[in-house]
Context: one part of a larger RNA
RNA sequence: UUGGGCGUAAAGAGCUCGUAGGCGGUUUGUCGCGUCUGCUGUGAAAGCCCGGGGCUCAACCCCGGGUCUGCAGUGGGUACGGGCAGACUAGAGUGCAGUAGGGGAGACUGGAAUUCCUGGUGUAGCGGUGAAAUGCGCAGAUAUCAGGAGGAACACCGAUGGCGAAGGCAGGUUUCUGGGCUGUUACUGACGCUGAGGCACGAAAGCGUGGGGAGCGAACAGGAUUAGAUACCCUGGUAGUCCACGCUGUAAACGAUGAUUACUCGAUGUGGGGGAUACACAGUCCGCGUCUUAGCGAAAGCGUUAAGUAAUCCACCUGGGGAGUACGCCCGCAAGGGUGAAACUC
Numbered sequence: 001u002u003g004g005g006c007g008u009a010a011a012g013a014g015c016u017c018g019u020a021g022g023c024g025g026u027u028u029g030u031c032g033c034g035u036c037u038g039c040u041g042u043g044a045a046a047g048c049c050c051g052g053g054g055c056u057c058a059a060c061c062c063c064g065g066g067u068c069u070g071c072a073g074u075g076g077g078u079a080c081g082g083g084c085a086g087a088c089u090a091g092a093g094u095g096c097a098g099u100a101g102g103g104g105a106g107a108c109u110g111g112a113a114u115u116c117c118u119g120g121u122g123u124a125g126c127g128g129u130g131a132a133a134u135g136c137g138c139a140g141a142u143a144u145c146a147g148g149a150g151g152a153a154c155a156c157c158g159a160u161g162g163c164g165a166a167g168g169c170a171g172g173u174u175u176c177u178g179g180g181c182u183g184u185u186a187c188u189g190a191c192g193c194u195g196a197g198g199c200a201c202g203a204a205a206g207c208g209u210g211g212g213g214a215g216c217g218a219a220c221a222g223g224a225u226u227a228g229a230u231a232c233c234c235u236g237g238u239a240g241u242c243c244a245c246g247c248u249g250u251a252a253a254c255g256a257u258g259a260u261u262a263c264u265c266g267a268u269g270u271g272g273g274g275g276a277u278a279c280a281c282a283g284u285c286c287g288c289g290u291c292u293u294a295g296c297g298a299a300a301g302c303g304u305u306a307a308g309u310a311a312u313c314c315a316c317c318u319g320g321g322g323a324g325u326a327c328g329c330c331c332g333c334a335a336g337g338g339u340g341a342a343a344c345u346c
Base pairs, nucleotide, nucleotide: 004317005316008299012314014201017198021194022193023192025088026087027086028085029084030083031082033081034080035077036076037075038074039073040072041071042070047067048066049065050064051063052062053061054060091191092188093187094186095184096183097182098181099180103177104176105175106174107173108172109171110154115149116148117147118146119145120144121143125136126135162169163168206247207246208245209244210243211242215241216240220236221235222234223233258313259312260311261310262309263308266291267290268289269288270287271286272285273284295302296301319346320345321344328339329338330337331336
C1' cells in the first nucleotide's frame, strides 16, 4: 500500500468554528475536460505466449502472429461526472408572530449555619473515640442570651427534570447578551455537508502578580493504633480552596460510541411548542428516558437518541513489554505539554 477494523478486545481527536481539499438537490441549453468509440503514428531488438520450421531429439537457433495493458494525433457520441449560461424550491438561511430554560458576562442584594470578637447569666468541666490521649477550660471554657465582624456555600423547590458545542451551569433582583424550539410561508435561491493545517473555548490541580481567608484542608506537628504505622482514627494546621488579571491545556475531558443525511416495527413515561377560544381526548413537530420486533453483535447487549441498512468527509488502530520513555523540534515562567522511535525481550 491493499484489505480489515475503531462502545467493552489495539483504535473516535476534550469540544466548537472554519481555510485548502473531498463530496454535493431539481431542471433547460451549451461546451466536449473526464468518459465511450473508430482510425493513424509510436510503443527498438531480445524476452514471454501461440503456431510453424532447422540441428537424429532436446536445450539451442530461425520465421510468422500476439503481448507490450501505454502515450500522442485525428474523426465521432454526450447518458453520467465536470465547466459556462439560465431557471426552480423540497436542502440551507433570513423575516414576522410566539415560547421554555441553573446558557453566558457585569452590578446590586437576602436568610440559615460555622468561626471569631464584646457584654450578660452561670460553674467545672468541655471535646473526642472502638476505647483513649494530645487539645481547650477557674486568667471562667462548654452551655445559653444579646450585639457586632468576616468569608464561603446556597437547605426546601429538586426530578428518572431543564439549558449549553464540550468543559460545565442552581438563593434573589436587574442590565447587557448567545443559542434552541413552534407556527407562518413573506424573502434569498444550493448560499450545502465534512474539514488536513489554523483560530477560539476547555474540570480539578498547578504557576505568576495583587487582594482575601470563615469553614475545609495536601505538607507538617502532636496523640492513638500497631511487631512497625512515614497510613487508616483523633487534636491542631501551612499552601490551596475564594476574587481580579495573566499563564498552563491536561482528565475514566465517558455514552469509554466523530460529524452530517436518508431509510427501517411497536409499547410506555416525561419536558417544550402547536392544535382560533374554554375543557377533554387523539394525531403532529422538537427534546429527555425505559422496555421490546426485525436486523446487528464474540457475547453481554444495542435496538428510529442504533452498536440496524446505506452514503459523504475527517481522526485513529496494526502483538505484549521496553514507552507515551529516549533523542530532536515546537509550546511553557516552571511544573510540564505536543509530536514520538529503537536496541533488547517474551
Predicted 3D model of a 346-nucleotide part of an RNA (small-subunit ribosomal RNA, central domain) from an uncultured bacterium. RNAcentral holds the full RNA, with entries from ENA.